About this RNA:
A computed fold for a 75-nucleotide RNA from a Bdellovibrionota bacterium, annotated as transfer RNA. It matches the Rfam family "tRNA". Rfam links the family to the GO term triplet codon-amino acid adaptor activity. RNAcentral records the identical sequence in 2 taxa. The RNAcentral record of the sequence draws on ENA.
[in-house]
RNA sequence: UGGGGUGUGGCGCAGCGGUAGCGCAGUUGACUGUUAAUCAAUUGGUCAGGGGUUCGAAUCCCCUCACCCCAGCCA
Numbered sequence: 001u002g003g004g005g006u007g008u009g010g011c012g013c014a015g016c017g018g019u020a021g022c023g024c025a026g027u028u029g030a031c032u033g034u035u036a037a038u039c040a041a042u043u044g045g046u047c048a049g050g051g052g053u054u055c056g057a058a059u060c061c062c063c064u065c066a067c068c069c070c071a072g073c074c075a
Base pairs, nucleotide, nucleotide: 001071002070003069004068005067006066007065010024011023012022013021018055026042027041028040029039030038048064049063050062051061052060
């Protein structure tokens, strides 16, 4: 430098045009002599950043940033 991939709640991931979900973790309650386990409820993200297309974008297009892989160049 060229090509490809990933970037979504604290963590791991799903969602591939119709207004964001699952597991774990957290909080509260129940249960228990207590803890753990179990059960119930609940908090938390506007989707890496910016712009565009669209009635509508996490999802399509463009630019930028971070990380990973492949190739090349210099030494």